[in-house]
This is a predicted structure of an 86-nucleotide RNA (c-di-GMP-I riboswitch aptamer) from Brevibacillus panacihumi W25. Rfam family: c-di-GMP-I riboswitch aptamer. From the family's description: GEMM was predicted in a large-scale screen for bacterial structured RNA regulatory elements. Its family is annotated with cyclic-di-GMP binding in the Gene Ontology. Lineage of the source: Bacteria > Bacillati > Bacillota > Bacilli > Brevibacillus panacihumi. The RNAcentral record of the sequence draws on Rfam and Ribocentre. The prediction has a mean pLDDT of 87. The same sequence occurs in records of 2 taxa.
RNA sequence: AAACGAUAAUGGCAAAUCUAAUGAAAAUUAGAGACGCAAAGCUAGAGGGCCUUCCUUCUCCAUGAAGAUGGCAGCCAGCUUCCGAA
Numbered sequence: 001a002a003a004c005g006a007u008a009a010u011g012g013c014a015a016a017u018c019u020a021a022u023g024a025a026a027a028u029u030a031g032a033g034a035c036g037c038a039a040a041g042c043u044a045g046a047g048g049g050c051c052u053u054c055c056u057u058c059u060c061c062a063u064g065a066a067g068a069u070g071g072c073a074g075c076c077a078g079c080u081u082c083c084g085a086a
Base pairs, nucleotide, nucleotide: 004084005083012037013036017032018031019030020029021028022027035074041079042078043077047076048075049072050071051070055067056066057065058064
């Protein structure tokens, strides 16, 4: 230094759910709350994947189809990173 990861240490984050706000929605933010997490930190202006459809287009006109310019980093990925038993 890399890899690896304890019933170790020090700190950190916070799923579902509820309340409030924003939003067309997905979702986000704040508070409560902990299912979990060594990267659950950062990157969605350029790897893939997933969610949504205000709007647009199509249409057999409907409780339809397609499409991100809207989102998700707690899906994979990339980058960075605390500690040190075996």